[in-house]
The prediction has a mean pLDDT of 77. The RNA shown here (Pistol ribozyme) has 80 nucleotides. The RNAcentral record of the sequence draws on ZWD. Rfam family: Pistol ribozyme. Its family is annotated with catalytic activity in the Gene Ontology.

RNA sequence: GCCCGUCACGGCGGCAUAAAAAUAGCGCAUUAGGCCGUGAGCGUUUCCCCUUCUGCCCUGCGCAGCCGGGGAAGGUUGCG
Numbered sequence: 001g002c003c004c005g006u007c008a009c010g011g012c013g014g015c016a017u018a019a020a021a022a023u024a025g026c027g028c029a030u031u032a033g034g035c036c037g038u039g040a041g042c043g044u045u046u047c048c049c050c051u052u053c054u055g056c057c058c059u060g061c062g063c064a065g066c067c068g069g070g071g072a073a074g075g076u077u078g079c080g
Stems, first nucleotide, its partner, number of pairs: 001015003005012001006040006026080004034042001045073006053065004057060001
């Protein structure tokens, strides 16, 4: 100087590569929840709505499923 670990700041990590590894005291587990703190709310979780398509049979303002879109909530957790 640059890159990476979701983004910003800080910490930590790597060195031409883009993944591995990695302090907010330590250890053990735990969680879908990503290395850590703060803020965020990208990813991830739950619910609701819409829609293409597919399937089903009771052929209907029907049911079920996948992809996509929108809204709300929440924002790993515990113990020593």